[in-house]
RNA sequence: GGCCCCAUCGUCUAGUGGUUAGGACGCCGGCCUCUCACGUCGGUAACCCGGGUUCAAAUCCCGGUGGGGUCG
Numbered sequence: 001g002g003c004c005c006c007a008u009c010g011u012c013u014a015g016u017g018g019u020u021a022g023g024a025c026g027c028c029g030g031c032c033u034c035u036c037a038c039g040u041c042g043g044u045a046a047c048c049c050g051g052g053u054u055c056a057a058a059u060c061c062c063g064g065u066g067g068g069g070u071c072g
Base pairs, nucleotide, nucleotide: 001071002070003069004068005067006066007065010025011024012023013022018055026044027043028042029041030040031039048064049063050062051061052060
């Protein structure tokens, strides 16, 4: 340098055109307990950036950035 894949809460991940963007772990708070832990209930917080298509984009297209793989 060519080609291919990936980018979503703090972390791991689901969502492949219209659903309140969901779940697990974490964190915070309540209940429970003499206290902690466990358990349980609630809360917290996300679509890498720019443009395009569309009535509607996390999702499709183009470019960029970052990461991974492969060929030379």
Molecule: transfer RNA
Organism: Myxococcales bacterium